[in-house]
Model confidence (mean pLDDT): 86 of 100.
The part of an RNA shown here (small-subunit ribosomal RNA, central domain) has 350 nucleotides and comes from Stigonema dinghuense DHS0072.
Its Rfam family is "Bacterial small subunit ribosomal RNA".
The organism belongs to Stigonema dinghuense, within Bacteria.
Context: one part of a larger RNA
């Protein structure tokens, strides 16, 4: 390296946007770059092929020669792929019509609960556990009512519902701002897809500077268990957890399934849109369309299972794998306040 391959065996970058590259719809014409294809010319001799022929034979060793091919030159063919050059409307994109939603900032409001604080009532306990103890409390605690403050999160409605590219996004309402699916087919006329490098987001911890701090609750003391308990339990409790500006750039960031296109039995639920039967109208009951989810033909697969939302059947393009261990280590570079990330060997060993 060719082959093979990537749900789980080693392997899909967390996601997406995008410059080069790659690769691309339907249809006429020109030109001949690629492609076919005639002929010339040339690849020196030796050597290899084929067929004579000389040494008795062979090996040697000598004479004819064909045919591939590969370069340049020249004549032609236009189907294909590349270019021109004027089109077309099924990709794709815009516009108009409704519609859909926890999609994203941003500002206002609410309520249940919780812990605190003040006044009333009240009096010995409470809290906690397998079971105790630390702890709270006669200086009135738990309990109960009545104000009062402050965080944080938003029950039920919730639902193999629903948006969002991913990470995510749920308590009303208001501004602002992205999408999506339908339906018309008005414009535009292939403007597509993928995408090395680049760039932007990106849970959660951690960092930075300034706020905030109810409850949770690493780290810490303490109180138990236990031989022992740097733990599971239990009382307390600081970083954190919330804001706001910035950084960090990883995760079982998992459908452990890259993305675009097409095709290839049905059923059966559910979202959103269009529509026909029908109706007074709304439903009901049929259809398409786009999602989501179950079951299941044919293939597929090593089973397991997948099975129009492929892991069937094909093409384009990116990324990745090459026996375990040593190893996401060392060493270099690069990012990073760090903390670490990114990229990543080899010796030796089994």
């Nucleotide at each position: 390296u060719u082959g093979g391959g990537c749900g789980u065996a080693a392997a899909g970058c967390g996601u997406c946007c995008g410059c080069a590259g790659g690769u691309g719809g339907c249809a006429u014409u020109g030109a001949a770059a690629g492609u076919c294809u005639g002929c010339u010319g040339u690849c020196a001799a030796a050597g290899a092929g084929u067929c004579u022929g000389g040494c008795u034979c062979a090996a040697c060793c000598a004479g004819a020669u064909a045919a591939a091919g590969g370069c340049a030159g020249u004549g032609g063919a236009a189907a294909c792929u590349a270019c021109a050059a004027a089109g077309c409307u099924a990709g794709a994109g815009u516009a108009c019509g409704u519609u859909c939603g926890g999609g994203g900032c941003a500002g206002a409001g609410g309520g249940a609960a919780u812990u605190c604080c003040u006044g009333g009532u009240g009096u010995a306990g409470c809290g906690g556990u397998g079971a105790a103890a630390u702890g709270c409390g006669u200086a009135g605690a738990g309990a109960u009512c009545a104000g009062g403050a402050a965080g944080a999160a938003c029950a039920c409605c919730g639902g193999u519902g629903g948006c969002g590219a991913a990470a995510g996004c749920g308590c009303u309402c208001u501004g602002c701002u992205a999408g999506g699916c339908c339906g018309u087919a008005a414009c535009u006329g292939a403007c597509a897809c993928u995408g090395a490098g680049g760039g932007a987001c990106g849970a959660a911890a951690g960092c930075u500077a300034g706020g905030g701090g109810a409850g949770c609750g690493a780290a810490u003391g303490g109180g138990a268990u236990u031989a022992g308990a740097u733990a599971c339990c239990c009382c307390a409790g600081u970083a954190g957890u919330c804001c706001u500006a910035g950084c960090c750039g990883u995760a079982a960031a998992c459908g452990a399934u890259g993305g675009a296109u097409a095709c290839u039995a049905g059923g059966u639920g559910u979202u959103g849109c269009u529509u026909g039967u029908a109706u007074c109208g709304a439903c009901c009951c049929g259809a398409g369309c786009a999602g989501u989810a179950c079951c299941g033909u044919a293939g597929c697969u090593a089973a397991c299972g997948c099975g129009u939302u492929a892991a069937g059947u094909a093409u384009c393009c990116c990324g990745c794998c090459u026996g375990g261990g040593g190893a996401g280590u060392a060493c270099g570079c690069a990012g990073g306040c760090a903390a670490c990330u990114g990229u990543g060997a080899a010796a030796c060993u089994c």